[in-house]
RNA sequence: GAAUGCUUCAGGGUCGGGUGAAAUUCCCUCUCGGCGGUAAACCCCGCGAGCUCAUUGAGCAAGAUUAGGUGAAAUUCCUAAGGCGACAGUAAAGGCUGGAUGAAAGAAGACAUUG
Numbered sequence: 001g002a003a004u005g006c007u008u009c010a011g012g013g014u015c016g017g018g019u020g021a022a023a024u025u026c027c028c029u030c031u032c033g034g035c036g037g038u039a040a041a042c043c044c045c046g047c048g049a050g051c052u053c054a055u056u057g058a059g060c061a062a063g064a065u066u067a068g069g070u071g072a073a074a075u076u077c078c079u080a081a082g083g084c085g086a087c088a089g090u091a092a093a094g095g096c097u098g099g100a101u102g103a104a105a106g107a108a109g110a111c112a113u114u115g
Stems, first nucleotide, its partner, number of pairs: 002114004006109004016028003030095002032085002034047004042083002050060004065081005087098003
């Protein structure tokens, strides 16, 4: 260093105001951004959380970006203006409550076995 196993870790956010009988769900405003890849990414490519099937696994569901600048290289940096967000519950929810003290993309290891 490799394979298998094991162990640990592995998601953030409603300030303030309006309407209403009732909304942290509507409206104004505020606010958040998992993992791998790649010039550093919520919106480029892929993956995870949900559901179905008897399983390794397969299928289904599930979102969004442009313009300018720098550069060898950036839809990733800088400037500007935008956009998006599973399921169940409830006055319609990315932000509340719940499945979940769960699972998991993956990250780490000084641990075990094998050759």